[in-house]
RNA sequence: GGGUCUGUGGUCUAGCUGGUUAGGACGCCGCCUUCACACGGCGGAGAUCCCCGGUUCGAAUCCGGGCGGACCCA
Repeated sequence: GGGUCUGUGGUCUAGCUGGUUAGGACGCCGCCUUCACACGGCGGAGAUCCCCGGUUCGAAUCCGGGCGGACCCA
């Protein structure tokens, strides 16, 4: 330098046939439970989906560019 794949809360991830509030697990906070802790139950906060642009009535999802990561080729 070229090619393929990939980027979603603090972490891991579902959603990618475009369409109601972006769902779950762990973690965090509060309450219940306990003498207390853990476990368990209930509730809550936290992501405008890496960035910019385009297509569309509508984009996490499609297209282009950029940036980061993984692998392969040279």